[in-house]
């Protein structure tokens, strides 16, 4: 010097689904019922990576968690700042 991973900070983007019923409550506070939705976590299958075993592995599936006006919350991306590996 620096492609490229992967962490961390901070910014900016960032979907979907009932402001549902009944009782309660100062409250969007607590029950309990129906419908629904995946993109926070969690579980499950396996393309694939791996010589083989172990392993790793989706945005599929599953909805346990959690969510279904705004608000937060938010997988992911995008730049920048910082760190660690590391090609030339």
């Nucleotide at each position: 010097c620096c492609a490229u991973a992967c962490c961390c900070g901070a910014u900016g983007g960032g979907a979907g689904a009932a402001g549902c019923c009944g009782c309660u409550u100062u409250a969007c506070u607590g029950c309990g019922g129906u419908g629904c939705c995946g993109a926070a976590g969690g579980a499950g299958c396996a393309a694939c990576c791996g010589c083989c075993c172990c392993g790793g592995a989706a945005a599929c599936u599953c909805u346990c968690a959690g969510g279904c006006a705004a608000a937060a919350g938010g997988a992911c991306c995008a730049a920048c700042g910082g760190g660690u590996a590391a090609c030339c």
The RNA shown here (Glycine riboswitch aptamer) has 88 nucleotides and comes from Rhizobium populisoli. Rfam family: Glycine riboswitch aptamer. Rfam's curators write: This family represents the bacterial glycine riboswitch. Of the family's consensus pairs, 90% are formed in the model. Lineage of the source: Bacteria > Alphaproteobacteria > Hyphomicrobiales > Rhizobiaceae > Neorhizobium.